[in-house]
RNA sequence: UCCCGACAAAGCCAAACUCUCUGCGAAGAGGGGGCGGAAAGCGGCGGGUCUCAUAAAUGAGAUGGCCGAGCUGCCGAA
Numbered sequence: 001u002c003c004c005g006a007c008a009a010a011g012c013c014a015a016a017c018u019c020u021c022u023g024c025g026a027a028g029a030g031g032g033g034g035c036g037g038a039a040a041g042c043g044g045c046g047g048g049u050c051u052c053a054u055a056a057a058u059g060a061g062a063u064g065g066c067c068g069a070g071c072u073g074c075c076g077a078a
Stems, first nucleotide, its partner, number of pairs: 004076002012037002017032006035065001041071002045068003048063006
């Protein structure tokens, strides 16, 4: 350094639910909350799922806490 990930240390993020706001919607932002997470950090590149429009083809979107790949990163026992 890489792999790896401990009932380690110090911190970090925040599911369901709920309140307010935004959006036709999937969903998003903020407050409360805490199920979980070693990339639950970043970006929709590929796949999946979902929404809107359409008779369909298809188009425009949502999701990074669904998976793969990519980029970056804290700590250091075995």